Small-subunit ribosomal RNA, 5' domain from uncultured Thiobacillus sp., 528 nucleotides, folded computationally. Lineage of the source: Bacteria > Pseudomonadati > Pseudomonadota > Nitrosomonadales > Thiobacillus. The RNAcentral record of the full RNA draws on ENA and SILVA.
Context: one part of a larger RNA
RNA sequence: AUUGAACGCUGGCGGAAUGCUUUACACAUGCAAGUCGGGCGGCAGCAUGGACCUCGGUCUGAUGGCGAGCGGCGAACGGGUGAGUAAUGCAUCGGAACGUACCUAGUUGUGGGGGAUAGCUCGGCGAAAGCCGGAUUAAUACCGCAUACGUCCUACGGGAGAAAGCAGGGGAUCGCAAGACCUUGCGCAAUUGGAGCGGCCGAUGUCUGAUUAGCUAGUUGGUGGGGUAAAGGCUCACCAAGGCGACGAUCAGUAGCGGGUCUGAGAGGAUGAUCCGCCACACUGGGACUGAGACACGGCCCAGACUCCUACGGGAGGCAGCAGUGGGGAAUUUUGGACAAUGGGCGCAAGCCUGAUCCAGCCAUUCCGCGUUUGAGUGAAAGAAGGGCCUUCGGGUUGUAAAGCUCUUUCGGCAGGAACGAAACGGUUUACGGCUAAUACCCGUGACUACUGACGGUACCUGAAGAAGAAGCACCGGCUAACUACGUGCCAGCAGCCGCGGUAAUACGUAGGGUGCGAGCGUUAAUC
Numbered sequence: 001a002u003u004g005a006a007c008g009c010u011g012g013c014g015g016a017a018u019g020c021u022u023u024a025c026a027c028a029u030g031c032a033a034g035u036c037g038g039g040c041g042g043c044a045g046c047a048u049g050g051a052c053c054u055c056g057g058u059c060u061g062a063u064g065g066c067g068a069g070c071g072g073c074g075a076a077c078g079g080g081u082g083a084g085u086a087a088u089g090c091a092u093c094g095g096a097a098c099g100u101a102c103c104u105a106g107u108u109g110u111g112g113g114g115g116a117u118a119g120c121u122c123g124g125c126g127a128a129a130g131c132c133g134g135a136u137u138a139a140u141a142c143c144g145c146a147u148a149c150g151u152c153c154u155a156c157g158g159g160a161g162a163a164a165g166c167a168g169g170g171g172a173u174c175g176c177a178a179g180a181c182c183u184u185g186c187g188c189a190a191u192u193g194g195a196g197c198g199g200c201c202g203a204u205g206u207c208u209g210a211u212u213a214g215c216u217a218g219u220u221g222g223u224g225g226g227g228u229a230a231a232g233g234c235u236c237a238c239c240a241a242g243g244c245g246a247c248g249a250u251c252a253g254u255a256g257c258g259g260g261u262c263u264g265a266g267a268g269g270a271u272g273a274u275c276c277g278c279c280a281c282a283c284u285g286g287g288a289c290u291g292a293g294a295c296a297c298g299g300c301c302c303a304g305a306c307u308c309c310u311a312c313g314g315g316a317g318g319c320a321g322c323a324g325u326g327g328g329g330a331a332u333u334u335u336g337g338a339c340a341a342u343g344g345g346c347g348c349a350a351g352c353c354u355g356a357u358c359c360a361g362c363c364a365u366u367c368c369g370c371g372u373u374u375g376a377g378u379g380a381a382a383g384a385a386g387g388g389c390c391u392u393c394g395g396g397u398u399g400u401a402a403a404g405c406u407c408u409u410u411c412g413g414c415a416g417g418a419a420c421g422a423a424a425c426g427g428u429u430u431a432c433g434g435c436u437a438a439u440a441c442c443c444g445u446g447a448c449u450a451c452u453g454a455c456g457g458u459a460c461c462u463g464a465a466g467a468a469g470a471a472g473c474a475c476c477g478g479c480u481a482a483c484u485a486c487g488u489g490c491c492a493g494c495a496g497c498c499g500c501g502g503u504a505a506u507a508c509g510u511a512g513g514g515u516g517c518g519a520g521c522g523u524u525a526a527u528c
Stems, first nucleotide, its partner, number of pairs: 001527003005524005012370006019362001020328001025326003029323003034073003039070002042066002046064003049060005080281003089206007098198003103194008111145001113143002121134005151159003165186006173180002207253003214244003219241008256278004260271004283304005306317004334360001336359003342356001343354004375405001387398004411469001414463004421455001426451001427449001429447006472517005477498003483512005493500002
């Protein structure tokens, strides 16, 4: 000088920030990942309409919408933790043999068919979790056929492989109607690029121990199969006998790494909370499935420990998400508000979801700012009286301190006014342009108008009152700024070092006085 600190005494206000460093210990409860009806069949419940009648009921998917279900996208992000890991990590610099949903720029398509299944319903089993069977139905779910840019092969040839529709609007034509049809938008399939992201490889650097000196059989290399998105002993068969190591292999211990942070003149040393990048993990161990992407925190399966429910047959669970509880500990907060902003997921959109985030609450934990009155010493010392303490008893000191006079009202309390964050986005109406057969629709730009704030009646501003409501802590032998009295008597005690205390203690305890810092001050711990 510093700290994610703790403890003791004390404590007025505000701003900004931080807040389980220990048991990766166990967790009650709530919430933390949904969304799309413009993919689908539908209608459990709600509202509206229509019909019927007994006038407050019934029927009707007709409209808004929508429980459960099928389907799509998301759930691999965001959030947490640091157990493991000394190199499958990280940092820096390079590399070649790769992948990529959404986004973006192109090219070409989007033709024609089929069979199921959930839901619903019927039946059965079970305490429950749930399970089984029958019948029935749809799709942007699933499967064939056609075509094929690209791709594969023994290459003038041959092989395998795609697709899906939905919504808005509409003049002519067709159609009894639904609609066909046209057009716009959003999609779908194949493919070539891009961007961003990700996988892989190499070099260099990356703690301690030699009281760890040898280590290694898929081990090192080759050939050939296999495998992967991709190079490779990644894996397998065969062949060769290599490979690493005193420039520290192997083994053991410790540890997430970096940007940074603290310190220091620097070189260094220590450290890795908050914020940012990367990695690893998700009760413990193992495994794959789905998918563009996981070997997946709030998915699945198996094993294990633990907890819970049970009708004893069988089931359920995983806070190292946000709060919160127990436990551990010197020690670390609310079971709060809002999606208004920023961002994310889904959706054409409106919008919905979001413990990400933005806010509020708690704590002097830290940093910063302010206050706890101002002025006058020839305006006022009478250095008043009284008190405390000391005293050589004369006085000294507390002390301009108080009182008195004068000034002000920050902050706090009270009353009133009152934001920025939102001229955003989105919605209604409308003008022009684009698209188009079209003045629909849709898209773009502009104009107009109304609405949208958790924080919060908060910041801030104004007003009235009144010095009113606001000072402590440590130290005073030397180092080290600051001294006397009493008590105690090697006792009680102090102490960072030297050392104090055994009857005149500036060193213990108390008081008066003083010194230092000040809403803090000391102590302890830790680093330089």